The part of an RNA shown here (large-subunit ribosomal RNA, domain II) has 697 nucleotides and comes from Meteora sporadica. The gene name in the source record is rnl. The organism belongs to Meteora, within Eukaryota. Its Rfam family is "Bacterial large subunit ribosomal RNA". Gene Ontology terms of the family: structural constituent of ribosome and ribosome.
Context: one part of a larger RNA
RNA sequence: GUCAGUUAGUUAAUUAAUCAAGCAAGCUUAAGUUGAGAUGUAGGCGUAGCGAAAGCGAGUUUUAAAUAGCAUUAAGUUUGGUUAAUUAGACCCGAAACCGGAUGAUCUAGCCAUGAGCAAGUUGAAGGUAUCUUAAUCGAUAUUGGAGGACUGAACCCACGUCUGUUGCAACAUACGGGGAUGACUUGUGGUUAGGAGCGAAAGACUAAUCAAAUUCGGAAAUAGCUGGUUUUCUGCGAAAUCUAUUUAGGUAGAGCGUUUCAAAAUAUUCUUAUUGGGGGUAGAGCACUGGAUGGGUUAUGGGGGUUCACCAACCUUACUGAUCCCAACCAAACUUCGAAUACCAAUAAAGUAAUUGGAGCAGACAGACUGUGGGUGCGAAGGCCCAUGGUCGAGAGGGAAACAGCCCAGACCUUCAGCUAAGGUCCUAAAGAUAUUACUGAGUGGGAAAGGAAGUAAUAAAACUAAGAUUAUCAGGGGGUAGGCUUGGAAGCAGCCAUCCUUUAAAGAUAGCGUAAUAGCUCACUGGUUCAUAAAGUUUUUUUAUGCCUAAAAUGUAACGGGGCUAAAGUAAUACACCGAAGCUAAGGAUAUAUUAUAUAUCAAAUUAGAUAGUAUAUGGUAGCAGAACGUUCUAUAUAUAGUCUAGAUAAAUUGGAAGAUUUAUUCUGUAAAUAUUAGAAGUGAUAUUGCUGAC
Numbered sequence: 001g002u003c004a005g006u007u008a009g010u011u012a013a014u015u016a017a018u019c020a021a022g023c024a025a026g027c028u029u030a031a032g033u034u035g036a037g038a039u040g041u042a043g044g045c046g047u048a049g050c051g052a053a054a055g056c057g058a059g060u061u062u063u064a065a066a067u068a069g070c071a072u073u074a075a076g077u078u079u080g081g082u083u084a085a086u087u088a089g090a091c092c093c094g095a096a097a098c099c100g101g102a103u104g105a106u107c108u109a110g111c112c113a114u115g116a117g118c119a120a121g122u123u124g125a126a127g128g129u130a131u132c133u134u135a136a137u138c139g140a141u142a143u144u145g146g147a148g149g150a151c152u153g154a155a156c157c158c159a160c161g162u163c164u165g166u167u168g169c170a171a172c173a174u175a176c177g178g179g180g181a182u183g184a185c186u187u188g189u190g191g192u193u194a195g196g197a198g199c200g201a202a203a204g205a206c207u208a209a210u211c212a213a214a215u216u217c218g219g220a221a222a223u224a225g226c227u228g229g230u231u232u233u234c235u236g237c238g239a240a241a242u243c244u245a246u247u248u249a250g251g252u253a254g255a256g257c258g259u260u261u262c263a264a265a266a267u268a269u270u271c272u273u274a275u276u277g278g279g280g281g282u283a284g285a286g287c288a289c290u291g292g293a294u295g296g297g298u299u300a301u302g303g304g305g306g307u308u309c310a311c312c313a314a315c316c317u318u319a320c321u322g323a324u325c326c327c328a329a330c331c332a333a334a335c336u337u338c339g340a341a342u343a344c345c346a347a348u349a350a351a352g353u354a355a356u357u358g359g360a361g362c363a364g365a366c367a368g369a370c371u372g373u374g375g376g377u378g379c380g381a382a383g384g385c386c387c388a389u390g391g392u393c394g395a396g397a398g399g400g401a402a403a404c405a406g407c408c409c410a411g412a413c414c415u416u417c418a419g420c421u422a423a424g425g426u427c428c429u430a431a432a433g434a435u436a437u438u439a440c441u442g443a444g445u446g447g448g449a450a451a452g453g454a455a456g457u458a459a460u461a462a463a464a465c466u467a468a469g470a471u472u473a474u475c476a477g478g479g480g481g482u483a484g485g486c487u488u489g490g491a492a493g494c495a496g497c498c499a500u501c502c503u504u505u506a507a508a509g510a511u512a513g514c515g516u517a518a519u520a521g522c523u524c525a526c527u528g529g530u531u532c533a534u535a536a537a538g539u540u541u542u543u544u545u546a547u548g549c550c551u552a553a554a555a556u557g558u559a560a561c562g563g564g565g566c567u568a569a570a571g572u573a574a575u576a577c578a579c580c581g582a583a584g585c586u587a588a589g590g591a592u593a594u595a596u597u598a599u600a601u602a603u604c605a606a607a608u609u610a611g612a613u614a615g616u617a618u619a620u621g622g623u624a625g626c627a628g629a630a631c632g633u634u635c636u637a638u639a640u641a642u643a644g645u646c647u648a649g650a651u652a653a654a655u656u657g658g659a660a661g662a663u664u665u666a667u668u669c670u671g672u673a674a675a676u677a678u679u680a681g682a683a684g685u686g687a688u689a690u691u692g693c694u695g696a697c
Base pairs, nucleotide, nucleotide: 001697002696003695004694005693006692011088012087013086014085015084016083017082018081019080020079021078022077023076026045027044028043032039033038049056050055059070060069061068091229092228094226098219099218100217101216102215103214109193110192111191112190113189114188115187116186117185118183120152121151122150123148127144128143129142130141131140132139156180157179158178160177161176162175164173195211197207198206232630233629234628235627236626237625242255243254244253245252246251257364258362259361260360261359262358263357270354271352272350273349274348275347276346277345278344284338285336286335290332291331292330294328295327296326297325302320303318304317305316306315307314308313368393369392370391371390372389373388374387375386376385377384398409399408400407413590414589415588416587418586419585420584424580425579426578427564428563429562433577435576436575437574438573439572440571446566452550453549456547457546458545459544461542462541463540464539465538473530474529475528476527477526479503480502481501484498485497486496509524512523513522514521591620592619593618594617595616596615597614598613599612601610602609631686633683634682635681636680637679642674646671648670649669650667651666652665653664654663655662656661
C1' cells in the first nucleotide's frame, strides 16, 4: 500500500412537551408480603384561592373607607413510545500533566573498602662526598644523587579537526591526524547514597538507549470551550455568519433568522401596487446667521513727510497700513433665508393556492466573501479596515466571460436523436451571416497607460484675402540725412547702452537673419514688373467632433486578440434583416406532494372521519438544521406449522421496485441440517474515510 474483519448518541433516575392507552372529580400505588392471581392506600398529583402570618374564604390582601393587586366557571392522573434537558465516563478516540504505592546506582555521578597497571628515552632540584678556598663561615670546581600535578613517546585513558558512514559494521562507529600518559592518573572486585530525592571540579549534567523531576502499577474512561471521526434510502420545508452581555472575543446565553404543531381573525392582519394625507432637514443649492476666504471702492484709526510748534496740540500731505460699511465672486460633517427624489407612518381601494400574529417542542448560527450604490478611515492606495443599502456566492448546478466561488444570463422532479429564445455570438478552431447599406481607421489601431506634443486623416462652424488676379513661382528695386548718439583698440543696420526721428519714394526697419578684426558681401521685411488668360483658382487662420501617431524599458519563449489568421475587415460607428445559443420557456409522456372537484366503499342514528379511484391546478436546487415515510441485519412470539422429493451458504445469470432493496433460475460447488413467511415485539442494527484497531498478502 491493497483486501477482509472490527470500530462511535447507550443505560438508569428525575423534569418538560408531544403521541397512544386505562380510568376520571378523581387518578395512582412505594417499600414489604405472596400460593405469582394479587395484596399493600403510607405517600404523590388534582379538585380554591388570597395573605409575610394569624386568619378568612369565591373571595382575599392593603385601608378608617375607597381605589388597586391576585384569584373566581374548572380535567385531571397513571403507564408506555418519541424528543430534549439535568446527574452520571454519557457519541467515539486523543494530551502535556497531578496524586499515591512500589522497583531501580550490573549504565552513569560522588564516596567507602580491598587489589592491579603505567615499554623506552630525556632533563638532572635538594642533599652527600672529594679537592681548592676562608681565621672560621661563605664560596668555587669535580663527582655522586635522583626531585618534578617536569620533557619526548607506546600500552592505557580521552575525544580537538576532517573524510567516510547516515534503510550504517555501529540507535554515535571506521580511517587519518590530535591531547594526557608518576598523576586532581587509569582500572578490577565488593559495598553505599533515590525521585522534589540523590549525586554533580556546575553542562540543568547524570540517576539502565528514559531526566527542568526516572521507571512501573494504581486513582482513571483525569480534564480537553481544542483537532479528527461518527455506518441504509426516499420525501417536505430550509437558515445564519447580526444586536445585547460575557476574565468575553475561534466559547456561551437572551433576541433576530429555520422547522414542527396548536390556535386566532375571514368585510381581519402582513406583503405588493395605486390614490390621498402626514412629519422631516439628507442630496442639491445658498450666504440671511456661525465660521473660513479673494479682489476692488470709500473712510475712521495708526505709521511716514511737511508747516506752525518749548510741551500739549493744530493744519496740510501720502505709490504705507486698513476695522466697519459698500460692490463683485467663493467654501463648510459638527453653517442654513431654502430644499428634493427615495425611505418611513396612517387611511382608502384592488388582486394573490403569497405571507402575517400568538402559545408550545426542537434547532442550527453569532470567523462571512466579492460586486453595484452612499459614507468613514487610509494616500479619494490595497483582493485594506469599518458602517449603511441592494445582488450573487455561502447552501446554486446549466449558458457566457479562453481558463475564472462572489461579474452577465438563468434557478436543475424524471425521460425525449422535438421546437423557441436569454446573455453572448455567426471566416477556421467551434453551433450560426466571409449578410446588406452608409461612413471612418492604415496605426495590426482594434488587441494595455497619463500629463504633454505634432501641417496625420475625415468631418463641422466661423473669419480674412481673391479674375481690379489672391497664395506660390520668377525678374528688379530694397535708397538718402547716416558710419544716429554713446561706448570702444575697432562698433559702419546687426558686442553692449540710449534714442528709434526726418526725407526721397511704387517701396525700403536708425534693421528680422547669415557674415567681417572693423568695413565689405548675401538674404528678409516692404514695393513694382512679368506670368495676362494655355503656369495658376482657390488661399490663410481659428472653433468643435470623430479616429489614428509619439510619449511607451524586464527578466525560460512569441506571451498585452485564447490561437490561426483578418485591412473598401473577420476593425470602429450607425442602421436593417436572418440565424446559432442554456438543465430558461414550449411540446409529448411519467413520478411525488399539496389544494380542490367528482365517484363509490367502510364507520355511523346523523354529522364527521378514513383510506381508494379518476380529473383539474400549483409545486418539487439546497449546506447547518427541523419534520415525515420506508428498506435491511440479529434475536423472541406466531410455530406441535415448513424442511435430504432438500434448509442454508457459495458462484453466475435473469426478472422486478421510486430508493434502501426484493424474487426466481442454474451449477459435475460445499454435503453441511437447520431455516424462517406473515403480523408484532426487543436491539451489542447498517462503514470508502478516525496518520483508527486486528489479520493476511